[in-house]
A computed fold for a 74-nucleotide RNA from Caulobacter sp. S45, annotated as transfer RNA. Rfam family: tRNA. By type it is a transfer RNA. The coordinates come from a structure-prediction model, not an experiment, and the mean pLDDT is 82. The sequence was found in a public genome assembly.
RNA sequence: CGGAGUGUAGCUCAGUCUGGUAGAGCACCACGUUCGGGACGUGGGGGUCGCAGGUUCGAAUCCUGCUACUCCGA
Numbered sequence: 001c002g003g004a005g006u007g008u009a010g011c012u013c014a015g016u017c018u019g020g021u022a023g024a025g026c027a028c029c030a031c032g033u034u035c036g037g038g039a040c041g042u043g044g045g046g047g048u049c050g051c052a053g054g055u056u057c058g059a060a061u062c063c064u065g066c067u068a069c070u071c072c073g074a
Stems, first nucleotide, its partner, number of pairs: 001073007010026004020057001028044005050066005
């Protein structure tokens, strides 16, 4: 320098193909159960989806540029 992939909750990821209220598990908080802890049960909080711009009534999703990481090639 060229090509490909990945970036979404504290962590691991789904959702993108086919645009229409942002989700799951674990973790965290409160309560119950227990002498207490753990485990279990119930409830709850947490995101402007890597950044910027464009298209659209509407973008995590489509288009463009940039950026971080991984892989392949030179």